Model confidence (mean pLDDT): 83 of 100. This is a predicted structure of a 475-nucleotide part of an RNA (small-subunit ribosomal RNA, 3' major domain) from an uncultured bacterium. The full RNA is in RNAcentral, with records from ENA.
Context: one part of a larger RNA
RNA sequence: UGACGGGGACCCGCACAAGCAGCGGAGCAUGUGGUGUAAUUUGUAGCAACGCGAAGAACCUUACCAGGGCUUGACAUCCCUCUGACGGGCGGGUAACGGCGCCUUCCCUUCGGGGCAGAGGAGACAGGUGGUGCAUGGUUGUCGUCAGCUCGUGUCGUGAGAUGUUGGGUUAAGUCCCGCAACGAGCGCAACCCCCGCUAUUAGUUGCUAACAUUCAGAUGAGCACUCUAAUGGGACUGCCCGUGACAAGCGGGAGGAAGGUGGGGAGGACGUCAAAUCAUCAUGCCCUCUAUGAUCUGGGCUACACACGUGCUACAAUGGAUGGUACAGAGAGCAGCGAGACAGUGAUGUGGAGCGAAUCUCAAAAAACCAUUCUCAGUUCGGAUUGCAGGCUGCAACUCGCCUGCAUGAAGUCGGAAUCGCUAGUAAUCGCGGAUCAGCAUGUCGCGGUGAAUGAAAUCCCGGGCCUUGUACU
Repeated sequence: UGACGGGGACCCGCACAAGCAGCGGAGCAUGUGGUGUAAUUUGUAGCAACGCGAAGAACCUUACCAGGGCUUGACAUCCCUCUGACGGGCGGGUAACGGCGCCUUCCCUUCGGGGCAGAGGAGACAGGUGGUGCAUGGUUGUCGUCAGCUCGUGUCGUGAGAUGUUGGGUUAAGUCCCGCAACGAGCGCAACCCCCGCUAUUAGUUGCUAACAUUCAGAUGAGCACUCUAAUGGGACUGCCCGUGACAAGCGGGAGGAAGGUGGGGAGGACGUCAAAUCAUCAUGCCCUCUAUGAUCUGGGCUACACACGUGCUACAAUGGAUGGUACAGAGAGCAGCGAGACAGUGAUGUGGAGCGAAUCUCAAAAAACCAUUCUCAGUUCGGAUUGCAGGCUGCAACUCGCCUGCAUGAAGUCGGAAUCGCUAGUAAUCGCGGAUCAGCAUGUCGCGGUGAAUGAAAUCCCGGGCCUUGUACU
């Protein structure tokens, strides 16, 4: 100087408290451990591993296992020889791949050759998701969007160092003010950027409809006022008033305003810490392998199952279940695509194909809500696991091992011990919708809107953090 203290003072944070809804009990989904397995490929491990890499394991993927076949190789460059191929079609063979047979089949040329491609051969080499993240780059997590981390010159100290950065106020903030042997500066904070909230101008189709005409219907004439769309601007700055404060910074209240004191959200993560994570994104040193630790094919496995844990979904019902009727979104996606109306089917779906590369057409029905009827507190008209049968779709192929539908079946579960998580407002809770990945497969994830609370604004304690100070046997 730091670090640490069950030392002290001050301050902050869904940290506690006050509340709301959960998890922990049940069934299932999913990840992990363990066990078992020929293999159940692998990484990740308190917070910061465990619906994580994986935005999607039937084959492929795939790295694992068993078996079949290959060895200059699936891929690259160089050399020699040969060929005109390669490719395409057919045949038979194989579990499949490889291998075999038949047919067809290059370009330029100064005719020397050249280009391209294939086959064979020799080696140099290729190859490695083999090891080491404790050899590394790059990327990432975390403390933490916490308010800190430093430098130049000066001054003080023999020196390590100190000062500045401490103190008095204040702030979300090392934010600002005042003071001060310091004076300045840099990286952070804030602002500049994007979205949302108000508004003006410009523009008016595919959007909109106040007036006029017409209609089942903004469907049409008409219009661009309004909504909306999307580009450029305006608007908020403690600017104004009162109080308070030290005449400061600011703080409390008020006015006006769509918005008020950082308006709400995002992006943005200082110096560093954890030899944190990743050699399996990629790159890369060294080591190892080289008829195998490379490459290929078929089948299997990653989906096992006495069990344990994490994360979720669905419930245990009447603020509900069922039946019928009837409203109101936003954000997206679409040509090897979205697929309307119509018809068939109880249904999944099928037939068919209008329109649309989309403010035009389609996905598309929003659901909870609301209205009416029924059930009447039961293991039930709750709950839907499990199982049987019959079907549908994708795909070469759903047995291991996909999703969906119909009929039947109708398990546990009556609100969950100790313990524990999230959340302060359009939030929690609840309700549906869409996208990526994707042939198919979503309770995950990333977005979107609908309905829409309770409580707190306090500093006693638990946890984490900041600053000052003090002690120390640690540095």